[in-house]
RNA sequence: UUAAUAUAACUGCCAAAACCCGUCAUUACGGUACGGAGGAACCAAUCACUAGGGGUUAAUUCUACAAUAGUAGAAAGGAUGAGUAUGACUCUUUCGCCAUCCUACCCGUCAGCUAACUUCGUCGGCUAAAGCGAAGGAGGUC
Numbered sequence: 001u002u003a004a005u006a007u008a009a010c011u012g013c014c015a016a017a018a019c020c021c022g023u024c025a026u027u028a029c030g031g032u033a034c035g036g037a038g039g040a041a042c043c044a045a046u047c048a049c050u051a052g053g054g055g056u057u058a059a060u061u062c063u064a065c066a067a068u069a070g071u072a073g074a075a076a077g078g079a080u081g082a083g084u085a086u087g088a089c090u091c092u093u094u095c096g097c098c099a100u101c102c103u104a105c106c107c108g109u110c111a112g113c114u115a116a117c118u119u120c121g122u123c124g125g126c127u128a129a130a131g132c133g134a135a136g137g138a139g140g141u142c
Base pairs, nucleotide, nucleotide: 012126013125014124018032019031020030022029023028033122034121035120036119037118038117043112052110053107054106055105056104060075061074062073063072064071065070077102078101079100080099081098087142088141089139090138091137092136093135094134095133096132097131
C1' cells in the first nucleotide's frame, strides 16, 4: 500500500412504531402525533355459501425442478445508494439510468363501501462505505 475477516454503532436507513405531561422506584394509566380494524344511509353486489371467507404489509403471481415443503428464475410491487445544481454557502423536492436487497404473520365460519360511534398498535431489525445524468424550489449571508 492492497485485499479479506471480525468488532464497534459515529453517521445514517427500513417501519405507523415517536414526543410530552401527571402519578411513580418501575410497570401501568392519560394526552398529542402517526398507523390499522369494525361500523348506517346512498352506492355497489345479484351472487356467495369447505375448493370456506377475510385482514395487516411494498411483498403477489407464474414457470421449472424437488417432494415434509424447499431451490432457482421471471414479471408485478417496494426500499437504499449521504452525489451533480448555486458566482459561493446551507437546506431540500422530483425524474431517468445503473447497482444491491425484499416477507412474515393474524382472525376463526365472520366482516363490500360507510357519517356518527366503537376499538387496536407505537414492536423489531440493519449500517464503517455509500454510483451517474437531468429538471427545479427555499433561506439568509458573502
A computed fold for a 142-nucleotide RNA from Neobacillus niacini, annotated as c-di-AMP riboswitch aptamer (ydaO/yuaA leader). Rfam family: c-di-AMP riboswitch aptamer (ydaO/yuaA leader). Rfam links the family to the GO terms regulation of gene expression and cyclic-di-AMP binding. Rfam describes the family as follows. This family represents a conserved RNA structure found upstream of the ydaO and yuaA genes in Bacillus subtilis and related genes in other bacteria. The source organism's lineage runs through Bacteria, Bacillota, Bacilli, Bacillaceae and Neobacillus.